Background
Model confidence (mean pLDDT): 82 of 100. Transfer RNA from Lactobacillus amylolyticus DSM 11664, 73 nucleotides, folded computationally. The same sequence occurs in records of 4 taxa. Its Rfam family is "tRNA". Rfam classes the family as a transfer RNA. The sequence is in RNAcentral, with records from ENA.
[in-house]
């Protein structure tokens, strides 16, 4: 310059045949304990990398860029 492949919670990743999103670990407080921790049962956290397009509805199709690997030239 060219092809592949990633991008989803604070952090590792699922989720991919369209119907407004999880998990484990971190984090909060509750229960347990003489007090910890381990454990149990709950919470809260994410315009799913940006812009556009198709659609009644997009994380999810499609265009076009960023970014980060890899491979070719």
């Nucleotide at each position: 310059g060219c092809u592949g492949c990633u991008u989803u919670a604070g952090c590792u990743c699922a989720g991919g045949a369209g119907g407004u999103a999880g998990a484990g670990c971190a984090c909060c407080g509750c229960c347990g304990u003489g007090g910890u921790a381990a454990g149990g049962a709950g919470g809260a956290g994410g315009u799913c990398c940006c812009c556009a397009g198709u659609u009644c509805a997009a994380a999810u199709c499609u265009g076009g860029g960023a970014a980060g690997c890899a491979g070719c030239u």